[in-house]
RNA sequence: AGAGGCGCAAAAUAUAUCAGUAUCGGGAUUUGAGCGACAAGACGCCCCCGCGAAAGGAUAUUUUGCCGAAAUCAUACGCCGAUCUUGAAUAAGGCGUGCGGUUGGUUGCUACGGUGAACAACCCUGCAACUGUCAUCUUGAAAUGCCGAGGUGAAGCGCU
Numbered sequence: 001a002g003a004g005g006c007g008c009a010a011a012a013u014a015u016a017u018c019a020g021u022a023u024c025g026g027g028a029u030u031u032g033a034g035c036g037a038c039a040a041g042a043c044g045c046c047c048c049c050g051c052g053a054a055a056g057g058a059u060a061u062u063u064u065g066c067c068g069a070a071a072u073c074a075u076a077c078g079c080c081g082a083u084c085u086u087g088a089a090u091a092a093g094g095c096g097u098g099c100g101g102u103u104g105g106u107u108g109c110u111a112c113g114g115u116g117a118a119c120a121a122c123c124c125u126g127c128a129a130c131u132g133u134c135a136u137c138u139u140g141a142a143a144u145g146c147c148g149a150g151g152u153g154a155a156g157c158g159c160u
Base pairs, nucleotide, nucleotide: 001160002159005067007066008065009064010063011062012061013060014059015058024050025049026048027047032046034045035044036043038087039086040085041084042083070103071102072101073100075098076097077096078095079094080093104131105130106129107128108127109126113123114122115121133154134153135152136151137150138149139148140147
């Protein structure tokens, strides 16, 4: 430098979902040991009508960058993260950086569990198939090589 192939990631656009939800406007009005993480206080919410989203997640297409691409787990540090005030601090979760572990790639199914609004999708776990690479064994009338077929094994710290 290069290869694997429904290969990987990101961005843009579109679509559905989120959701007739949140917010906003109008009306009605008293229920709880109610809800808004915890304690106190404040404020709001609950029923009906109208307007009516977005982010995150998903899929498709295109483009760009790539082939430890990337994903995931643990850990350290920093940041975001709950209606307001006070109190002590953050939860679920998310993001970034460092360091280490695991996974060759894809597809299908997948108990428990996790993320999620989700019967989506993804992660995790296990099984199977396909596929690239290498090693080794068998075989193709002879063959320490080449090529083809088949079996077994290994891992990207690989292979050319």